[in-house]
Context: one part of a larger RNA
C1' cells in the first nucleotide's frame, strides 16, 4: 500500500447489488424439502339431472361423475447440501474405443395376429400393545405367461471389396426371439431394427504439493494359455505355466490436502488460494452387500452389523437436517421454524392442473463495493464561553448568534407500475407490493464519528503524574519544567465509518 466468506474495540442516516457456521462430516425437539397419472384397471360412489312408486319427503332406476386406498405407468439416479474421505486417470488437457451402454427425444421401414391362469384392493375369519401381519374367497388391466409370424438383428456355413494386429463393410444358405390397447374421429400409444442427438462407461500421452531423520518395494505379483464375469477391454476373478513387474527422472511408507475455470496480489516472471458463481469427483449415522432399473450399489429405498436416541403391554418395534427454516453444542464469529408457485426451471398428465424450502422475493446483519445526505449563499477590526499568554492580545472564528434560500433522503398524503410470454369457453390470472416510480405539503427541520499529533508520518501547547501510573510497530519515552503517560485546548487523516488483531501478496 493491495486483499479478505473475517472477527473485535468505539460510533452510526438511507437506498441499490452482493455476501452470510471457515470451528464439532458434533447431536438433533418440530414443520416442510416427490410425486404425478381415472384418456391403463378393477372398485367407492359426494353433487347434480330426468324416471317410477307412493305416506309429500323417502325410496328406487338411469345418466352425470367431485373423491378416495390399491393393482399397473412415469418419476424419484435430476434438482439441494456436504468437502470426510481421495496424491488417485480423482481433476485439468488432447487423443482413443476395430472394446461400449443409452429412458425420455428427433428421423426412416416394418407391424401391431391369437390365446391363458393369476393377484392386490373388496368381502368373511383371525394374530399382535403397537410396527405390521395370516387364512379363506371374488375380479381387472397398458400387470403377468403362453402361440403364430418377422425382410432386417443374433449364431454358423459359404463369396467379393477395404482397413489400424486383433478385423470392418457386403451377398447367398440353415437355426433362435418380441407387440397392448384406450379413443366416434382426428391422434395417441406399443413392439422390431438402422440412425441421429443427449448422456454416460473405459483406455492412453502430458500436467500440477511436502518429506530420504521413507531406499529398496511387490505373490495376483509381472506376463501368457484357457475359462467365468461385465454393456464393454483387462490378473476384474479363478485354474494352469512362466519368474516377472516398480525404483535415485525418487518406487515403498509417512505427513497433508478435494481437482479445476478462477480470486488476491504483483509492472512482469511469479508467489498465495480454491468462499460465492460455473464444471468435474467423492459422501449421505458408521461399515458391508446387493435388489430393482435405461441409469443407483441410490441423502429424504431394502438387508445385515455397530454405535446412540425414541416407543413398549417386554413378546418386540421405530430412526438418520453434510435439504429448507429451526434447537443445543462448539466457538473470536455466521441470519427467518417468512411469502409465493406469479415468472424461470424440473417431475407427471392429453389437458385443466398437481407438486416442487429447486427458484423468485421478502426480515436479519455497515460484513463488503458502490452511490447519497447530515444543508448553502451572506454574516464582525471578530459576540458569549472554552484554551493559551510576554496580561498588550492570540485562538476556537464566518464558526455561531441574524438575515436570505434550497428540500436530496427520512416524514406525510394522492395517484401508481413493466416484469404476462402463457393459460383459460369467458370472467380472469403478479409472492415481490399498494414495492419501485410520480406528485403535492411542511420544516433546516430528524441525521458526525474513529484513530491519531517525539522520529519514520501529515499534524502543539497547558495541566496532572513524577522510572510511579502508563505507552510501545522499530527506534524508544517516564526519575519535578514529559509536544511520547492521563486529561482539556488546538491541529492533522479518514469518514457512516475509523482505528486493532488476525492471514495472504
Nucleotide at each position: 500500500g493491495g486483499a479478505c466468506g473475517a472477527a473485535c474495540g468505539c460510533u452510526g442516516g438511507c437506498g441499490g447489488c452482493g455476501u452470510g457456521c471457515u470451528u464439532a462430516a458434533c447431536a438433533c425437539a418440530u414443520g416442510c424439502a416427490a410425486g404425478u397419472c381415472g384418456a391403463a384397471c378393477g372398485g367407492u360412489g359426494a353433487u347434480g339431472a330426468g324416471g317410477a312408486g307412493c305416506u309429500u319427503g323417502c325410496u328406487u332406476c338411469u345418466c352425470u361423475g367431485a373423491u378416495c386406498a390399491g393393482u399397473g405407468g412415469c418419476g424419484a439416479a435430476c434438482g439441494g447440501g456436504u468437502g470426510a474421505g481421495u496424491a488417485a486417470c480423482a481433476c485439468g488437457u488432447g487423443a482413443g474405443c476395430a472394446a461400449u451402454c443409452u429412458g425420455c427425444c428427433c428421423u426412416u421401414g416394418a407391424c401391431u395376429c391369437u390365446g391363458g391362469g393369476a393377484u392386490a384392493a373388496g368381502c368373511g375369519u383371525u394374530g399382535g400393545a403397537a410396527a405390521c401381519g395370516a387364512c379363506g374367497u371374488c375380479u381387472a388391466a397398458u400387470a403377468c405367461c403362453g402361440g403364430a409370424u418377422a425382410c432386417g438383428a443374433c449364431c454358423u456355413u459359404u463369396g467379393g471389396a477395404g482397413g489400424c494386429a486383433u478385423c470392418u463393410c457386403u451377398g447367398g444358405g440353415g437355426g433362435u426371439g418380441g407387440a397392448a390397447a384406450g379413443a366416434a374421429u382426428u391422434u395417441u400409444g406399443g413392439u422390431c431394427a438402422a440412425g441421429g442427438a443427449u448422456g454416460a462407461g473405459c483406455u492412453c500421452g502430458c500436467g500440477g504439493c511436502c518429506u530420504a531423520u521413507c531406499a529398496g518395494c511387490u505373490a495376483g505379483u509381472u506376463g501368457g494359455u484357457g475359462a467365468g464375469g461385465u454393456a464393454a477391454u483387462g490378473g476384474c476373478u479363478c485354474a494352469c505355466c512362466a519368474a516377472g513387474g516398480c525404483g535415485a527422472c525418487g518406487a515403498c511408507g509417512g505427513g497433508u490436502a478435494g481437482c479445476c475455470g478462477g480470486c488476491c496480489u504483483g509492472a512482469g516472471a511469479g508467489g498465495g488460494u480454491g468462499a460465492c458463481c460455473g464444471g468435474c469427483c467423492a459422501c449421505a449415522c458408521u461399515g458391508g452387500g446387493a435388489c430393482u432399473g435405461a441409469g443407483a450399489c441410490a441423502c429424504g429405498g431394502c438387508c445385515c452389523a455397530g454405535a446412540c436416541u425414541c416407543c413398549u403391554a417386554c413378546g418386540g418395534g421405530a430412526g438418520g437436517c453434510a435439504g429448507c427454516a429451526g434447537u443445543g453444542g462448539g466457538g473470536a464469529a455466521u441470519a427467518u421454524u417468512g411469502c409465493a408457485c406469479a415468472a424461470u426451471g424440473g417431475g407427471c398428465g392429453a389437458a385443466a392442473g398437481c407438486c416442487u424450502g429447486a427458484u423468485g422475493c421478502a426480515g436479519c446483519a455497515a460484513c463488503g463495493c458502490c452511490g447519497c445526505g447530515u444543508g448553502a449563499g451572506g454574516g464582525a477590526c471578530g459576540a458569549c464561553g472554552g484554551c493559551c499568554u510576554u496580561c498588550g492580545g492570540g485562538u476556537u472564528g464566518u464558526a455561531a448568534a441574524c438575515c436570505u434560500c434550497u428540500u436530496u433522503u427520512a416524514g406525510u398524503a394522492g395517484g401508481g407500475a413493466a416484469g404476462a410470454a402463457g393459460c383459460g369457453a369467458a370472467a380472469g390470472u403478479g409472492a415481490c407490493g399498494g414495492u419501485a416510480c410520480c406528485u403535492g405539503c411542511a420544516g433546516a427541520a430528524a441525521a458526525a464519528g474513529c484513530a491519531c499529533c517525539g522520529g519514520c508520518u501529515a499534524a502543539c501547547u497547558a495541566c496532572g503524574u513524577g522510572c510511579c501510573a502508563g505507552c510501545a510497530g522499530c527506534c524508544g519515552c517516564g526519575g519535578u519544567a514529559a509536544u511520547a503517560c492521563g486529561u482539556a485546548g488546538g491541529g492533522u487523516g479518514c469518514a457512516a465509518g475509523c482505528g486493532u488483531u488476525g492471514u495472504c501478496c
Predicted 3D model of a 505-nucleotide part of an RNA (small-subunit ribosomal RNA, 5' domain) from Cryobacterium sp. Lc51-8. Model confidence (mean pLDDT): 84 of 100. The RNAcentral record of the full RNA draws on ENA, Greengenes and SILVA.